[in-house]
Context: one part of a larger RNA
Parts: sequence; structure tokens; C1' cells
RNA sequence: GCCAGGGAGUUCUGAUCAUUGGCGAGGUUAAUCAUUAAAAAAUGAGAAGCCGCAGGGAAACCAAUUUGGAUGCACUCCGCAAGGAGGAGAUCCAGGAUGGGCUCGUCCGUAGUCAAUGGUGUGAAACCCGAAGCCUGACGAUCUAAUCGUAAGUAGAUUGAAGCCUACCUUAUGGUAGGUGGAGGAUCGAACCGGUGCUGAUGUGCAAAUCGCUCGGAUGACUUACGUUUAGGGGUGAAAGGCCAAUCUAGUCGGGGAAUGGCUGGUUCCUCCCGAUACUACUCGCAGGUAGGUCUCGGUGGAGAAGGAUUUCUAUGUAGAGAUACUGAUUUGGUGCUUAGGUCCCGAAAGGGAUCGGCAUCUUGUCAAACUCCGAAGUGGAGAUCUUCGUAGAAGCCGGGGGUGAGCGUUACAGGGGUAAGCCCGUAAUGCGUAAGGGAAUGCAACCCAGCCUGAAAUUAAGGUCCCUAAAAGUUGGCUAAGUGCUAUUUGAAAGGAAUUUAAAUGCUAAUACAGCUGGAAGGUAGGCUCAGAAGCAGCCAUCCUUUAAAGAGUGCGUAACAGCUCACCAGUCUAGUGUUUAAGUACUGAAAAUGGACGGGGCUCAAGCCAACUACCGAUAUUUCAGAAUACCCGUAAGGGUAAUUUGGUAGGGAGGUGUAGAGCAUGGGUAGAAGUAGGGGCGUAAGUUCCUAUGGACCGUGCUUCUAAUAAAAAUCCUGGG
Repeated sequence: GCCAGGGAGUUCUGAUCAUUGGCGAGGUUAAUCAUUAAAAAAUGAGAAGCCGCAGGGAAACCAAUUUGGAUGCACUCCGCAAGGAGGAGAUCCAGGAUGGGCUCGUCCGUAGUCAAUGGUGUGAAACCCGAAGCCUGACGAUCUAAUCGUAAGUAGAUUGAAGCCUACCUUAUGGUAGGUGGAGGAUCGAACCGGUGCUGAUGUGCAAAUCGCUCGGAUGACUUACGUUUAGGGGUGAAAGGCCAAUCUAGUCGGGGAAUGGCUGGUUCCUCCCGAUACUACUCGCAGGUAGGUCUCGGUGGAGAAGGAUUUCUAUGUAGAGAUACUGAUUUGGUGCUUAGGUCCCGAAAGGGAUCGGCAUCUUGUCAAACUCCGAAGUGGAGAUCUUCGUAGAAGCCGGGGGUGAGCGUUACAGGGGUAAGCCCGUAAUGCGUAAGGGAAUGCAACCCAGCCUGAAAUUAAGGUCCCUAAAAGUUGGCUAAGUGCUAUUUGAAAGGAAUUUAAAUGCUAAUACAGCUGGAAGGUAGGCUCAGAAGCAGCCAUCCUUUAAAGAGUGCGUAACAGCUCACCAGUCUAGUGUUUAAGUACUGAAAAUGGACGGGGCUCAAGCCAACUACCGAUAUUUCAGAAUACCCGUAAGGGUAAUUUGGUAGGGAGGUGUAGAGCAUGGGUAGAAGUAGGGGCGUAAGUUCCUAUGGACCGUGCUUCUAAUAAAAAUCCUGGG
């Protein structure tokens, strides 16, 4: 893990609401007593008490004429109809009670109470299991810590303290040498005690601490046996929070005790209707609560309602834009002022001048989330019209029951961050959450299509149509040669580069272009300067003139400097296009990761690749058709019939109706001609379930009614007990 059995919202109390029933301005008994052989969910007695029948006021105290009008739903009546009359309840006005609150608050023209059942919340163990802990009483020092008492143990070897003896030296105290002697928390090393390293072995062990080698102490603060004492906030401790019976930062066992847990896990049959929240406020509050919001159910109410569309009016100050329209920032130039700015000049001084600043103004050029002379789209509000929903009952109001208060993604617009994040934080919409089905190769919460009652068929959506694999190796025209690509999302950038296709602009060209080939490419002059030299060609300055078809005071190579080669430029030859730039498409390079490898794969360029256009087909729980079920509503005594819908996905959760188990009361049945149970099979029901047949089995078992009663349903809780 598996199987069987067990296993979780119970009971009392007092509160509130609903339903059902009794009585009703009243309702009701409690304890207790009596009756019957006994007992009861029995009958009778028992008004003590409780609730209601009056409120207002802190209190003293005062205290509501079973009423006057209006609107008007249901309903009734009249009317062919439109409509009209009345109108319970309801709403509004008036009236009344009370209050040093008086233009105000509360209340007033009667409905309660008792019981049963159910929902919820209170106090109790309070749905079940689960702490570590706290308190209390006992039991432990056969382990271990320490004391005390009585005993026991310590191979062998080494060193050689004091003292003593002898000899020698010495005035003496004393010294030296040799012996003797046998001290020591002395040395080496077994037993014994210990436990250093291998971080060895072992690690379901030999063992809940062991084994091997190695290692420390080994006459001592040594080791050991037996006895003895100290006890739990206490002991003992050469002190590690160590040890106190495999238990110690407070032992063990029993009890308080079902401690408490805002935390984790679990919580048992079916179907139908609706269906959330992850937000706001407060909170010793942030894993929890309370109130509101949002969901559900009932009542009341009686005509409107609405994230829809169009339009009119109105509000607004964003995007954008602007700068003599303000605030602030800011470039250029001008002018003026600066007798309270700095420096300098002139002057005897007064004062004058220059310049750098400052302020103002003009000009010129720019900016702003916390600027606005302006100013959209849009958005909010109100009205009208349409649409959808609504008398088969909307909005609103009252009451019962909740769950939720960790949210997350995508798109758009903002903020933070780095115009980073599978990042953080908002607003709006939408989805996932709580949503299945088809597509995205597989896998994939929110990307695309699409919102699932049951069965059958047809048609499409997204996406696809060579094979795997349902459907086109479809048609037409281009592009790509890189296997580029065959990947919506699932990267591949930039610079650079005669790849190739297309479009455009412009230059030269039959007075011969572009490219190639042949020839020329000169003189003044070696320009001047510089320099060892500088002659076109190290560097600086200048860059003229002449001859010419043309030829730079020189484009590059070269020399120490010259020389030499070459180019610009010109002529000839040749022959028809050629140079430059811009834009677009598609490719290549740029391009690096660890077993061999991925367009999902095969494979594809004779596209099955990319771009543009077209046709056909495939493809879902979508749409349509047929048959059936359910829900809501209407008619009907019922059986049943009918109507309408844009009805029938659903977690938390609310509501409704059922099934099964055990028992009670009443009624009524089956069974040795075979009960329950078990095994296999056939029907019925949407389902929980139920029924029939056969076999087995061998003695009990149902059904109906009731607003009956309940230790009432298991797949889960590291659930409990047992089994194999």
C1' cells in the first nucleotide's frame, strides 16, 4: 500500500426569526399532588410566576375620543370598450400623549401568547483529532555526580633526593671522593583506568556508542567492590548547562484534563434553482475579527429599471499646443538705470569714463508632474427617443442565512524601477479563480475560437488540408538557394561588406563614353626657405608663367640626395552602353557550451518555404434540425393540458425536494411449498436507490400512514483496532 469493522455539528439552557397548530384581549402553567397493577408524548388538579393589553421623561410626574381628509394596490361593482364608482391592507396630511430639547425627538385609531419542528447565535468539552507548556501529589542516587565508612588492586625495568659510613683536605664552620641508602602528584612499560588520530570498520550493526590499529595515565588530586547520605526550581557539579536509571535550559509516574490553540489535517447519501469575495472603515490590527459592500431565501411594495445605442444641454483642464497670458527655468544681441555692488582710469574736488556684475525693458532661440492666454478625443450628470427587462410583479423597503476581506493574468492608460524583471503600485475592461469542448506537436490557469441538460444528424469558428493525421503533393503571379524557412506568442541586434530582385533620381555617351591595350606626360626649375643633403614626393611658405592634343611647382612607390617606375591629364585603337546616389523585398556574414539531436517527426526547394489574390474541403459540447427531460409561469378539484424565454457550466455559500439505515405507535402482509444474507443475471428511476428471476442459504422478514424518534450513510484525518 490493500481488506474488514470503528470514526466527526450532539445535548441542555435561556435569546431571536420562520413554518405549523391551539386559544385569543388575553395566552400559559412551574414545582407538586391525585388516578389506573405498572408506565407513558396519559388524564385530572395545582394562577405562584411569566409575556401581552400605554407611552413619554434622567426623575418628580403627566398620560393617547375604537378619528377627519387625500392618494390608491389587490379586490368588488358598472360599462361592448376606452374608462368610471367604491376601495380592506398600505402611503400622505390633519389630530392626540409626553419631553425647560417644542419649525424637534419618541409614541398613539389593538394582537398576542403557548407548544412542536427547523435556521442562527449565547454559556457549557460544544464538529472531531492534534501541542510545547502550567499546577499538584507521589516514586526514584542498582545508571551517574559528590561526601562518608569498611575493604581490595597496582608485572617488570629505570633514575638515584635526604640521611648514614669510610677516606682525604681543613684552625673551625665545612668541603671533595667513594660507598650505603631508597625519596618522588619522578621515568619506560603490562594488568587496570582512559578514549588521541585514522574524521578507518560498522552504520536494517556483534552493539539504541561496538570493533581494529594507534594513542594518554599507570604510587596517585590513582583505580575498584560493598555499604551510606543528598531529590525536582531541588540535588550534585576540578563548570560541559554536565549528571540525577537509554529521559534533563528543570526527572519519572498519576491527577487537574476532553488545559488552550485566531494554526494544520479530516468531516460519511442523491437531484434541482440561484450564486459570490479577495474591496472600504475600525481593530495590540495585518494567518483573526466587527460593520458596510457583494450572494441567497422569505415578506412587503405597486411601476418603473438598465456597465446598451443615438441625440441635446451641462461639468471638466488631460493629450496636444503656447511663451508681452502668469509663475519658474533658459540662449543671443541692444538700450536704460545702478549716489548702498567689485576693479581700473581721468580729475584738486565735485564728478566723469571703462569694464565685470545686478535690475528693468526690447530683440532672438528654447523648456515645465507640482506654468496656462488656449485646448480636443473622451468621461461624468440631467433630459428626450429607441432597445432590452418589468403587473406572469421592476425599483425601493423590512427581516432570516451566509461566505469573503492572501487574489492572479491579459489589453489600454499612468507612476516607481534602468521607457529591466515570471518586478512593485494604481485606474478601466475582461478572463482565470469557480469554465468543460476545439486550436496552440506533447505538456501548458488566464493567447485564439467557444460558455457544457440527454440522445441523434447536418453546417461552420479558430486553426488547418504531402505522410504520421480528418481535409488540395489546389489554381494564378512573384520572391528565396541560405534547408533561409516549414515556430502568432516561443529572440536573434548594430556597425561593415560590387549577394540578388524591383523602383526612382542624376552624370557621361555614335562629336565614340566605361573598361582594356599602344604612345605621350614637357620647359622656366633643383620654385623659395630650411637642411650635411631636400632636385614634384622629411618639413614650412607660395603654388605662377611658357610650349602644347595634353602634362600638378605634382597621386603613390623609390633614392643618402639624384636617378628610375607610376598616376592625374591628352591622343590613338576598340566598340555599345556605362558611372554615381537613394528607396524597398529576400538572402549571407556578424552568430560561442559542454553524451549525438531536433521544423512535433519523416521529410520538403519539381515547396510541403515567403509575399499577394482566389476556389474547394476538413474541423468544436458553437449554430441549425429532430426526439426527450427539467426549471419558471398560466388553466384545471385532480389526472393532465398549455404558454413564453437570449432558461438549464459552476468553487465558497444560500434555498428546495427526495433516497437509504436503526427503532416507536397504529394499520396491514410475506415465510420450511424456503425469511434475512450471499453470488450471477433481467427490468424501473435523472440519481441516491428499487424490484424481479436463478442458485446458495436454513429462520426470520417486510409494506403503508405519522410535521414520530435517532449514538443514521466514509475514500481520505502521517486516522483507530484487527487481518493477511